[in-house]
RNA sequence: CCAGACGGCCGGAUGGCCGCUCUUCGCGCUUCGGCGCGGAGGGAGGAAAGUCCGGGCUCCACGGAAACACGGUGCCGGGUAACGCCCGGCGGGGGCGACCCCAGAGACAGUGCCACAGAAAGCAAACCGCCGGCGGCGCAGGAUUUCGGUCCUGCUGCCGGGCAAGGGUGAAAGGGUGCGGUAAGAGCGCACCGCGCCGCCGGCAACGGCGGCGGCAGGGCAAACCUCACCGGGAGCAAGACCAUAUAGGGGCGGCAUGGCGGGCAACCGCCGAACGCGUUUCCGCGCCGCUGCCCGGGUAGGUCGCGCGAGGCGUCCGGCAACGGACGUCCCAGAUGAAUGGCCGUCACCGGUCGCAAGACCGGUACAGAACCCGGCUUACAGGCCGUCUGGCGUU
RNA sequence: GCGGGUGUAGCUCAGGUGGUUAGAGCGCCAGAUUGUGGAUCUGGAUGUCACGGGUUCAAGUCCCGUCACUCGCCCCA
Numbered sequence: 001c002c003a004g005a006c007g008g009c010c011g012g013a014u015g016g017c018c019g020c021u022c023u024u025c026g027c028g029c030u031u032c033g034g035c036g037c038g039g040a041g042g043g044a045g046g047a048a049a050g051u052c053c054g055g056g057c058u059c060c061a062c063g064g065a066a067a068c069a070c071g072g073u074g075c076c077g078g079g080u081a082a083c084g085c086c087c088g089g090c091g092g093g094g095g096c097g098a099c100c101c102c103a104g105a106g107a108c109a110g111u112g113c114c115a116c117a118g119a120a121a122g123c124a125a126a127c128c129g130c131c132g133g134c135g136g137c138g139c140a141g142g143a144u145u146u147c148g149g150u151c152c153u154g155c156u157g158c159c160g161g162g163c164a165a166g167g168g169u170g171a172a173a174g175g176g177u178g179c180g181g182u183a184a185g186a187g188c189g190c191a192c193c194g195c196g197c198c199g200c201c202g203g204c205a206a207c208g209g210c211g212g213c214g215g216c217a218g219g220g221c222a223a224a225c226c227u228c229a230c231c232g233g234g235a236g237c238a239a240g241a242c243c244a245u246a247u248a249g250g251g252g253c254g255g256c257a258u259g260g261c262g263g264g265c266a267a268c269c270g271c272c273g274a275a276c277g278c279g280u281u282u283c284c285g286c287g288c289c290g291c292u293g294c295c296c297g298g299g300u301a302g303g304u305c306g307c308g309c310g311a312g313g314c315g316u317c318c319g320g321c322a323a324c325g326g327a328c329g330u331c332c333c334a335g336a337u338g339a340a341u342g343g344c345c346g347u348c349a350c351c352g353g354u355c356g357c358a359a360g361a362c363c364g365g366u367a368c369a370g371a372a373c374c375c376g377g378c379u380u381a382c383a384g385g386c387c388g389u390c391u392g393g394c395g396u397u
Numbered sequence: 398g399c400g401g402g403u404g405u406a407g408c409u410c411a412g413g414u415g416g417u418u419a420g421a422g423c424g425c426c427a428g429a430u431u432g433u434g435g436a437u438c439u440g441g442a443u444g445u446c447a448c449g450g451g452u453u454c455a456a457g458u459c460c461c462g463u464c465a466c467u468c469g470c471c472c473c474a
Base pairs, nucleotide, nucleotide: 001393002392003391004390005389006388007387008386009385010384012348013347014346015345016344017343018342020043021042022041023040024039025038026037027036028035029034045368049379050378052377053376054375055374056373057236058235059234060233063284064283070232071231072230073229074228075089076088077087078086079085090104091102092101093100094099105227106226110225111224112221113220114219127167128166129163130162131161134160135159136158137157138155139154140153141152142151143150144149175193176192177191178190179189180188194216195214196213197212198211199210200209201208202207240305241304242303243302250296251295252294253293254292255291256290259272260271261270262269263268277288278287279286297473298472299471312331313330314329315328316327317326318325319324349366350365351364352363353362354361355360398470399469400468401467402466403465404464407423408422409421410420416454425441426440427439428438429437447463448462449461450460451459
């Protein structure tokens, strides 16, 4: 210098003028709810986003039952309020390397699937092929004969038999390479590698190392059902509480036993009550009760609280490899509700274009996006820029 | 803001438990029929299965992420 890996950070700066919103102080007005003027202070983000996880908070429920079902997570250890997040390690895979990726438990508990092709796809099988040690048949030649046969040799021969090395099919064909061995072969035997089991050692553990034994046995799929371990009650700030306002506290068709008893002239009222329904998506039990589904219609679409001191920010020190934890000091830092956080001008920075030999001048632009109860994460979007550590290559000394 | 659902041909929809080349109706195109058109008959064309990754031998289907569309929410009750 080039190419690259990882981690962290910024994400326009500054001054003036005019606005918006919140808090607070002062003054004035007031129908006592607030309003106006003036001063001071605060005013979007790293993702405020997607709403994918985990919590706080609020309401409901809380019997059998933290059962079953359903949903989720899944190597080991740690961190944390908690997590599917983070850190460290282990194993596997990729890269020359720095480093990166992995839903990474269980396939001898059971069930299921493996299309097409192929002989065979799951207690394996034999299409082509290899063999001629073995049996039968046929043919040819030879020997022998009591002429019926018998024996020997051979075959591009046929049928059986042996084999699983090679070919072929497939994503996948029941360990791989080599040597020996054999009729041909094969873990049939041996060496190495892989695999399984056992023991010892190291490690909290995942796991690793060493030694011995076994000739190798049951391929893949669990982001198929499932098994094992762990976690989860439901809903969500339109939660919920209070105040105020308005209407017709309405009508129709259904479901459920449109039920029963008592009072009353009646409208109606009271009590009991199974089922439906709801609590609580299946079952039992319990509780509530005129409950509930659909359609039509009507009303209000106002205010206050919840609502920002919080698992809070920053700094220093200590513990820890780290995530993180502890101590001390310091700071108060958005709360809107059709919804504020903006506009203009000047200077500077960066980028692009035009002109110019140059200095420079002019014009345009500065991403993604915007709080809505809050917090911890993940994921996704993002112009441009800065810092640190490291790797590979080239050059110079 | 919160909670659900859907995405397959131009349109409306199918595609239990992954499997060979993804189908149906309407529409479209061509031909026949007709003097012409419609109707009818015959034949044909077609899709990055919303997009991007992953699991698997194999994904429209299973899993994750993104995007778009859509439904519901208060009171009478």